A computed fold for a 240-nucleotide RNA, annotated as Group I catalytic intron. Its mean pLDDT, the model's own confidence on a scale to 100, is 77. Its Rfam family is "Group I catalytic intron". From the family's description: Group I catalytic introns are large self-splicing ribozymes. They catalyse their own excision from mRNA, tRNA and rRNA precursors in a wide range of organisms. The core secondary structure consists of 9 paired regions (P1-P9). These fold to essentially two domains - the P4-P6 domain (formed from the stacking of P5, P4, P6 and P6a helices) and the P3-P9 domain (formed from the P8, P3, P7 and P9 helices). A reference for the family is Cech (1990), "Self-splicing of group I introns", Annu Rev Biochem. Of the family's consensus pairs, 80% are formed in the model.
[in-house]
RNA sequence: GCGCAUCCCUAAACUCUUUGGGGCUUUCUAUAGUAAUGUAGAUUGAAAAAUCGGGUGAAUUCGGGGGAAACCUUUUUUAAAAAAGACGAUCCCGAGCCAAGCCCCGACGUUAUGUCGGGGAAGGUGUAGAGACUAUCUCGAAAGAGAGUAGUCCCAGUGCAAAUUGGGACGAAGCGCCCGAUUCCGUAUCUCAAAAUGAGACGGAAGUGAUAUAGUCCAAAUUAUCCUUGGAAGAGGAUG
Numbered sequence: 001g002c003g004c005a006u007c008c009c010u011a012a013a014c015u016c017u018u019u020g021g022g023g024c025u026u027u028c029u030a031u032a033g034u035a036a037u038g039u040a041g042a043u044u045g046a047a048a049a050a051u052c053g054g055g056u057g058a059a060u061u062c063g064g065g066g067g068a069a070a071c072c073u074u075u076u077u078u079a080a081a082a083a084a085g086a087c088g089a090u091c092c093c094g095a096g097c098c099a100a101g102c103c104c105c106g107a108c109g110u111u112a113u114g115u116c117g118g119g120g121a122a123g124g125u126g127u128a129g130a131g132a133c134u135a136u137c138u139c140g141a142a143a144g145a146g147a148g149u150a151g152u153c154c155c156a157g158u159g160c161a162a163a164u165u166g167g168g169a170c171g172a173a174g175c176g177c178c179c180g181a182u183u184c185c186g187u188a189u190c191u192c193a194a195a196a197u198g199a200g201a202c203g204g205a206a207g208u209g210a211u212a213u214a215g216u217c218c219a220a221a222u223u224a225u226c227c228u229u230g231g232a233a234g235a236g237g238a239u240g
Stems, first nucleotide, its partner, number of pairs: 007023007024045001027042006051181006061095006072085003096125003102120007129218001131217004136147004151170008182206006190200003223240007
């Protein structure tokens, strides 16, 4: 000097790049702990990636507070665009409600640690684009592939209705919660053993993604016209 590379997830856009929001990691400080390690702040991107099986799918409501970046708007004002507004990734609060499992109390009882009732803790719902419905199977280390279960939509028939029969099209979600297993790390206390050590036991770690993840639908979105509101960007509503 040239070339290649630049940790993982997510949203948007002018899409191989940039910006916003998260996760993990390096080192330091503070703090709790015997320690592993946890929490918070700063810093770092060198390195290595973030385990397996089973169970559950309920509630899904009423109010409220914040809010990034990009893009968009510019009334009023002498001006202030680093301001205000709009959109909105997303962070939460109060009340209510909730499946399996956990803890406590009571009753029944065939005594199975079963059934029922009440209460509590964690977590969930609230929190999609207004929203509705559904937790399949096989192969595979995984990526994925095959099937055609749940479900949804369409067509035809039966029926007063609820519903049901036949045909066709598409076609499926835990990363939440619970129970266990496996791997790695630590040793203050307790037990066994005891030369050292070790075993039990106890403790710690094994990421985030679900303010819709998968699938089907839809009044959502797109599009045309009209109405209300606003200075505008926009917001709300009706019809096709």